[in-house]
Context: one part of a larger RNA
């Protein structure tokens, strides 16, 4: 529990599409349901309030009057929300010009590296560490050169740079796709914003079935180090990591800050448009839009900080919170092949 909250104190759903529901621009009409009004009717009784009485007073009680409904019903108002009907462009959308990007899904492609094979030159050693020592090497290692195999991942560009709702995306090329912003304004005519369930995506690890495996590397074996060492160090290594379907649905999934819309000083750097001035032109400089950072006024903040990218100032819609601990756990339900997820108590206890 009609309150007061959610950067860190408990508390923003991991993201999004979106049915239902809440809320909704500027105008004229009309209606008259909420809405205000005025009358009737109806709210037993008791109880509640006022006033007058009775037990000597009080409680307790007897009269009267009144208050009390999201109530019905009749008339009336006509802002204002709600219905219906016309109109409009400031919202929203699309058409036609442009734009930058690791947005995303397919196929091909490139060089460096490491490891391995095979050869060559070449001899005793190497590798590793705080120091060793297991390990590798005279069946020739390691170190150098050639050549060749597979896989993975993509140095430098590389930037509090870009893209994307998030989770995320990075070598080059094609091919197919999504989205965003800018400018110019012909078109539509509130088409909007949210958004319980629902449906989709959704790191890493894990799970099925086939494939691949160079590096690296849970487990696991040895070597050490220690009083011991089931560890940090060191040599090995297997499931994974890669692919291709198919599941898991999680997270410090973060900006620990849900989404939309409008107002509210500025200063400065960086990306990307459009303009203007310049100028052979690229720069310079001005105006303007749109993200990304830094510093800051006001105001907020418990402080810390935040501060036109709000945690200012408001509204509209969802999500959550309500002392620790038991517990994100038990039953139960739902989803999973499992692991296990997700909905979620209470006893007892300080």
């Nucleotide at each position: 529990c009609u309150g007061g909250g959610c950067g860190u104190a408990a508390a923003g759903g991991g993201c999004g599409u979106g049915c239902a529901g809440g809320c909704g621009g500027u105008u004229c009409g009309u209606u008259a349901a909420g809405u205000c009004u005025a009358g009737a009717g109806u709210g037993a009784a008791a109880g509640c309030u006022c006033c007058c009485g009775g037990c000597u007073c009080a409680a307790c009680u007897g009269g009267g009057a009144g208050a009390g409904g999201u109530c019905u019903u009749u008339g009336g108002a006509u802002a204002c929300u709600g219905g219906c009907g016309g109109a409009c462009u400031a919202g929203a959308g699309g058409g036609g010009g442009g734009u930058a990007g690791a947005g995303g899904a397919g196929a091909g492609u490139g060089g460096a590296a490491u490891u391995c094979u095979c050869g060559g030159u070449g001899u005793a050693g190497u590798g590793g560490u705080g120091a060793u020592a297991u390990g590798c090497g005279u069946a020739g290692a390691u170190a150098u050169c050639g050549a060749g195999a597979g896989g993975a991942a993509c140095a430098c560009c590389a930037g509090u740079g870009g893209c994307g709702a998030a989770g995320g995306c990075g070598g080059c090329c094609c091919c197919c796709u999504g989205g965003u912003c800018c400018g110019a304004g012909a078109c539509u005519g509130a088409c909007g914003c949210u958004g319980a369930g629902a449906c989709g995506c959704g790191a890493a690890a894990g799970c099925g079935u086939g494939g691949g495996u160079a590096g690296c590397a849970a487990a696991c074996a040895g070597g050490a180090u220690u009083a011991g060492a089931u560890a940090c160090c060191c040599u090995g290594g297997u499931a994974g990591u890669c692919c291709a379907c198919g599941c898991c649905g999680u997270a410090a999934a973060c900006g620990a800050u849900g989404g939309g819309u409008a107002c509210u000083a500025g200063g400065u750097g960086u990306c990307u448009g459009g303009g203007g001035u310049a100028u052979u032109g690229a720069c310079c400089c001005c105006c303007u839009g749109g993200g990304u950072g830094c510093c800051g006024u006001a105001g907020c903040u418990a402080a810390c900080g935040c501060g036109u990218u709000a945690a200012g100032u408001a509204c509209c819609c969802c999500g959550c919170c309500u002392g620790g601990g038991g517990a994100g756990u038990a039953c139960g339900g739902c989803c999973g092949c499992a692991a296990g997820g997700u909905u979620a108590a209470a006893a007892c206890u300080c």
This is a predicted structure of a 350-nucleotide part of an RNA (small-subunit ribosomal RNA, central domain) from an uncultured prokaryote. It matches the Rfam family "Bacterial small subunit ribosomal RNA". Model confidence (mean pLDDT): 88 of 100.